[in-house]
């Protein structure tokens, strides 16, 4: 140098022209269940199971293409891989 794949939320990923989303985390509520606070009760907070609900995005960057681009094209740019 020259090909290919890939950059969407804190992370791992999904969507490939027409409202940007899942699962883990995060926040707030509820709930199980274990212990603390000398004993019971109530109360407090803490750790934990599940559930719910909320929040968070310049879709790597610039440009074209269309009514309309994360999507398609054309350049940069970063990563991973093959070839010289």
């Nucleotide at each position: 140098g020259g090909g290919c794949u890939g950059g969407u939320a804190g992370c791992u990923c999904a969507g490939u022209g027409g409202u940007a989303g899942a699962g883990c985390g995060g926040c707030a509520g509820g709930c199980u269940g274990c212990a603390g606070u000398a004993u019971c009760c109530a109360a407090c907070g803490g750790c934990u199971u599940c559930c719910u609900g909320u929040a968070g995005g310049u879709c790597a960057u610039g440009a074209g293409u269309u009514c309309a681009a994360u999507u398609c094209u054309c350049a940069u740019u970063c990563a991973g891989c093959c070839c010289u």
The prediction has a mean pLDDT of 81. Transfer RNA from Lophiostoma macrostomum CBS 122681, 84 nucleotides, folded computationally. Taxonomically the source falls in Lophiostoma macrostomum (Eukaryota, Opisthokonta, Dothideomycetes, Lophiostomataceae). It matches the Rfam family "tRNA". Gene Ontology term of the family: triplet codon-amino acid adaptor activity. Rfam classes the family as a transfer RNA. The RNAcentral record of the sequence draws on ENA and Rfam.